The RNA shown here (small-subunit ribosomal RNA) has 1448 nucleotides and comes from an uncultured bacterium. The RNAcentral record of the sequence draws on ENA, Greengenes and SILVA. Rfam family: Bacterial small subunit ribosomal RNA. Rfam links the family to the GO terms structural constituent of ribosome and ribosome. Model confidence (mean pLDDT): 85 of 100.
[in-house]
RNA sequence: AGAGUUUGAUCAUGGCUCAGGAUGAACGCUGGCGGCGUGCCUAAUACAUGCAAGUCGAACGGAGUAGCAAUGCUGAGUGGCGACCGGGUGCGUAACACGUAGCUGACCUACCCCUCAGCGGGGGAUAACACACCGAAAGGUGUGCUAAUACCGCAUGACCUGUCGGCCAUUAGCAAACUGACAGAAAACUUCCGGGGUUGAGGGAGGGGGCUGCGGCCCAUCAGGUGGUUGGUGAGGUAACGGCUCACCAAGCCUACGACGGGUAGGGGGUCUGAGAGGAUGAUCCCCCACACUGGGACUGACAACGGCCCAGACUCCUACGGGAGGCAGCAGUAAGGAAUAUUGCGCAAUGGGCGAAAGCCUGACGCAGCAACGCCGCGUGGAGGAUGACGGGUUUCGGCUUGUAAACUCCUUUUGGGGGUGACGAGGAAGGACGGUAGCCCCCGAAUAAGUCACGGCUAACUACGUGCCAGCAGCCGCGGUAAAACGUAGGUGGCGAGCGUUAUCCGGAUUUACUGGGCGUAAAGGGUGUGCAGGCGGACGGUCAAGUGGUGUAUGAAAGCGCUGGGCUUAACUCAGCAAGCGUAGGCCAGACUGACGGUCUUGGGUGUGAGAGAGGGGCGUGGAAUUCCGGGUGUAGUGGUAAAAUGCGUAGAGAUCCGGAGGAACCCCAGAGGCGAAGGCGGCGCCCUGGCUCACAACCGACGCUCAGACACGAUAGCAUGGGUAGCGAACGGGAUUAGAAACCCCGGUAGUCCAUGCCGUAAACGAUGCACGCUAGGCGCUGGGGGACUGAACCCCUUCAGUGCCGUAGGUAACCUGAUAAGCGUGCCGCCUGGGGAGUACGACCGCAAGGUUAAAACUCAAAGGAAUUGACGGGGGCCCGCACAAGCAGCGGAGCGUGUGGUUUAAUUCGAGGCUACACGAAGAACCUUACCUGGGUUUGACAUGGCGUUGAACGAGAGUGAAAGCUUGAGGUCCGCAAGGCAGCGUCACAGGUGCUGCAUGGCUGUCGUCAGCUCGUGCCGUGAGGUGUUCGGUUAAGUCCGCAAACGAGCGCAACCCUCGGUGCUAGUUACACGUGUCUAGCACUACUGCCCGUGACAAGCGGGAGGAAGGUGGGGAUGACGUCAAGUCAGCAUGGCCUUUAUAUCCAGGGCUACACACACGCUACAAUGGUCGGUACAAUGGGUCGCCAAGCCGCAAGGCGGAGCAAAUCCUGCAAAGCCGAUCACAGUUCGAAUUGUGGGCUGCAACCCGCCCACAUGAAGCUGGAGUUGCUAGUAACCGCGCGUCAGCCAUAGUGCGGUGAAUACGUUCCCGGGCCUUGUACACACCGCCCGUCACGUCAUGGGAGCUGGUCACGCCUGAAGUCGGUGGGCUAACCGCAAGGGGGCAACCGCCGAGGGCAGGGCUGGUGACUGGGACGAAGUCGUAACAAGGUAACC
Repeated sequence: AGAGUUUGAUCAUGGCUCAGGAUGAACGCUGGCGGCGUGCCUAAUACAUGCAAGUCGAACGGAGUAGCAAUGCUGAGUGGCGACCGGGUGCGUAACACGUAGCUGACCUACCCCUCAGCGGGGGAUAACACACCGAAAGGUGUGCUAAUACCGCAUGACCUGUCGGCCAUUAGCAAACUGACAGAAAACUUCCGGGGUUGAGGGAGGGGGCUGCGGCCCAUCAGGUGGUUGGUGAGGUAACGGCUCACCAAGCCUACGACGGGUAGGGGGUCUGAGAGGAUGAUCCCCCACACUGGGACUGACAACGGCCCAGACUCCUACGGGAGGCAGCAGUAAGGAAUAUUGCGCAAUGGGCGAAAGCCUGACGCAGCAACGCCGCGUGGAGGAUGACGGGUUUCGGCUUGUAAACUCCUUUUGGGGGUGACGAGGAAGGACGGUAGCCCCCGAAUAAGUCACGGCUAACUACGUGCCAGCAGCCGCGGUAAAACGUAGGUGGCGAGCGUUAUCCGGAUUUACUGGGCGUAAAGGGUGUGCAGGCGGACGGUCAAGUGGUGUAUGAAAGCGCUGGGCUUAACUCAGCAAGCGUAGGCCAGACUGACGGUCUUGGGUGUGAGAGAGGGGCGUGGAAUUCCGGGUGUAGUGGUAAAAUGCGUAGAGAUCCGGAGGAACCCCAGAGGCGAAGGCGGCGCCCUGGCUCACAACCGACGCUCAGACACGAUAGCAUGGGUAGCGAACGGGAUUAGAAACCCCGGUAGUCCAUGCCGUAAACGAUGCACGCUAGGCGCUGGGGGACUGAACCCCUUCAGUGCCGUAGGUAACCUGAUAAGCGUGCCGCCUGGGGAGUACGACCGCAAGGUUAAAACUCAAAGGAAUUGACGGGGGCCCGCACAAGCAGCGGAGCGUGUGGUUUAAUUCGAGGCUACACGAAGAACCUUACCUGGGUUUGACAUGGCGUUGAACGAGAGUGAAAGCUUGAGGUCCGCAAGGCAGCGUCACAGGUGCUGCAUGGCUGUCGUCAGCUCGUGCCGUGAGGUGUUCGGUUAAGUCCGCAAACGAGCGCAACCCUCGGUGCUAGUUACACGUGUCUAGCACUACUGCCCGUGACAAGCGGGAGGAAGGUGGGGAUGACGUCAAGUCAGCAUGGCCUUUAUAUCCAGGGCUACACACACGCUACAAUGGUCGGUACAAUGGGUCGCCAAGCCGCAAGGCGGAGCAAAUCCUGCAAAGCCGAUCACAGUUCGAAUUGUGGGCUGCAACCCGCCCACAUGAAGCUGGAGUUGCUAGUAACCGCGCGUCAGCCAUAGUGCGGUGAAUACGUUCCCGGGCCUUGUACACACCGCCCGUCACGUCAUGGGAGCUGGUCACGCCUGAAGUCGGUGGGCUAACCGCAAGGGGGCAACCGCCGAGGGCAGGGCUGGUGACUGGGACGAAGUCGUAACAAGGUAACC
């Protein structure tokens, strides 16, 4: 510090995700030791048990007890001090609760310290205790006795306090200070001369109360709140100010700088993260606050209540049912909840606290120990040597590689562990240690007791094998898995970390992805529809004053701990100690005076006014004009008209349309008219008048910053729509009809209502767009247009120069992701406003406001996706465009599609009908030959090292095998004969056995090779340079030209490669050479070899002086002369595992192999390729003429003879220019047939023959005779061919025993027609355009419906929570009141009084009750839309002019 992920690729935008750090954690696997820390985050849920606050006999009396006593000791009680600290928790609290800085002259303070003063003299009770009594208990009552540092008078009064005066100083104003009068206090005891305690006063220290400035959460879908409310006067109350409380008076007070309401939350020091700014957080430690079962209340006390009291409530417990008791959010512990959090331990030795004079007692504070890898830190599980690189494992191309110096083995060490011994510091003079016989130290033993976990497709470090087969599974994101998975599972190996490692959760980071540092808004999300304008923000020039901001300096504060630095202590570290630094800030003082601000003065440039000119569809109202449409009336006139792609509906013989005249009515204003003008926008268009807003120019007279922007507010605001009333010619949603169509709820046509128009009032939206807020300044130019001014010119002008204002085009710099923008900025700056933060859900729901309604404004969430989107690039595509090719169409010729037959395929059938090929590019294709064989299929019969190869071992000595039996054969059984070679090692052969063979079994989507196709199309690329951020472009585009990216020219390109062409073969011309077997017999027809020939070379025209094109000459041939071979980069996961090869998988008495028979030849059908025909341009018969390519010894086969023929006999010749095949046929000559299912046509069938072959039944070919089917030129549609071509005619060859060949491939013979042309169909090339396509249009994609899942809105309601208000009731208790109760101290001789207690009454009052409401949850028949789901249904809306341009 970045990375992955949108695309075919690119840039930018943008979200999602990852790598880091952290944790009071939890979970999974694993686990040796030590140190230091940490440990209920959930139920502030409920708690058994024990402990957590007592102490003082030197305050007091009495009791018990020890002792002879003195004197102790013990517990209860009175009294004092403490229990308000310490410890826990985070419920509540959004608050002066906290933090920070101040104020308190508005206050309090026990214990401690300092100072001053005092302590005289009396009195009355009471607990304990005793007796009696009540009660289950808790507890209580009565009578009697008694003490005090308990209680109560009196005296004293410096000082202090209070009240009332005086006085001056002081203050903003009070007050305090000084002074006079009156009132107000006390307690002894110990001891021996120290002290302790106590009373009053002053001061200090520390602690506390109150007040204030500033600071720190979310929601505005919470906008108004408030009745003690705000203030005053008076009173009460408090330690103290105060509406704190009360009475009266006034009507205020708070609030967009966010009141009020709702939600959430203890705050801070700090902690985590971050470069920082920030963000998140508030465990442990420290400070503050709040709370103590829930709520209320007071008492005591200096101060108030976790382990005090009273009341109410809930809960729990005891009970004799009458009543009582209780409060772990103290330490342990229990239950519960939960993913989850420890011992009912030891000790007061230390530190600290309470009491005490002290000894001491108490202390779950604390110090320790225990449990837990929960965290941090440290240590170990050994070190060195050790190669045949052992065994084993894994893998392998079988060679090896790897685990791996790893192990074994040798030497060494002993942290840890075990045993034994010694043994602390912590304790300030001695003794005294829970921890602890611990830490440490010494000796001994022995490598001994000690390694896991996660990952290994990319990000991200680490790879192989097997298993699995879109299954099982993985996954943080992208994504893996459908038979070769480095992504699943296992194993080996490797990488990371290591007593831990992973996972999950959460926070920060990365994320400049809320942007202060540090972002944006033309098209990615984002400028408000427009203006006016209050608040707010910002603001021109020059002096002056102040000093709020600002800067400097200094003071105080900013607790400690923490963080940083430097040192120190534990062996180190963690941890800890000390010092220093740092610390955001806050307040006060002083200084400065630039800038901002405040105040005051001046100015004119911003702004405004004035004067003089000017343009304009600016707005409103009232009039008015002509053209056209329609309608009405009339005339002429007759059969149509209208409409469309074509039609029909419609109108018309009751007279339309057409045409002429007249009339009515409504709406809109032709030409002018323009990229023109005006307006803030919406918008505004005949002409005239009236009213009215704004703008521009000139002048520089006046004012003197009066300005800019603008949340809220107010106004305006196209169309559509709404309300009321009018109006209605044309147009025209809805609706009706006609067409189109599979349908047509549309597009087209005929009609047509609202509406469109007017008035008045609503609505308030829009792709309200320049998708670009307003204002100001600055920053090259060029060319227009509109309105002014100046100059020059002119008779006046135009033109021209110049300057303002406006409106356009192009363009520099710059900007931009690019497109583009570019003085009318999207440039450079300033000010202010609005808005954005992934896509969908959704501009939706709920709420609120507005509206008559329609609806508008504001505006979420759950859930879901890994993208959505922008610009540009390359392709592909388009029912986009341009140019151009091709038997592509057209023009022709012959066909196919109909028939019969042949062949192939589908389908069906079958035991099997083996397999493959599947649009073009499968279908007479693999098949250049299925009766057996072939053969892969089926049935049956056999064989198992095998039909075939190689090797090892064993064994036999043969192998081989006449023959016999059996059988369909294969095979099985048997078997005469047969001396295996070699000295040996060994070889050979058979048999047995082990390795292995074999497979036309699967995968052409694992492959090689080969092939098809686009396409013989003219394309496909590279190097360097240049352009672009980049993908990429340029070159290769463009102008010509060509069959051609062929060539020429231009050109930021210059060159080059693979293709094209040429080079090769062949045919055609010529020459030369040679000549067998050819022939005309001596030549070169011919054969086969070499060479030449053609190059737009020449001429004319044309073209750009080019390339080239047109014509011509010559020539056998002319513009690539014909044909062939030759197939660029690539595409189709095209075809082939069955031609061959080959990885992997499968099979091994079978999926191998042998044999016989069958099948591949089936047959209702369908398609494809063909043959033969349908006839007279023909058939038949007779005669007669002319080829070429080929083939031949297991062959071709002559002559001759036989047979009607197929063929047979025969045997000559020929390994072939020699012999044979071998008579070519169409053609020509002649005859016949006369239009007929025929003398056409030949299918089918019968009979008889021939040939091949082991064998023609399934299932061959041929011949003869007989039979004589369909078919009379073929629907939609479709194929081939542009010249020696099509068509017609025959001949040969390969395969092959034969042949189902009409196929394939060659050969020659005869030998045409047509091409205007490129609109259309198909395919292709180049350029361009659009694109939401890129698996690329056989693409993409929308909506309803149906099904499943999920979240959510509405909903008759049902049911919780919470909040306050109203009314009723009202505990405890303070306060107030009452007086007929009770009462020791004081007064009084007494009566009685004062004071106290109790009782009663009143206000307030927790809680309870009743009723209505606000807010917020859960649930709800039904219902609305939404999201997601591999395959459903219907259509085709959008993307290409998406087939009606799309969208708002």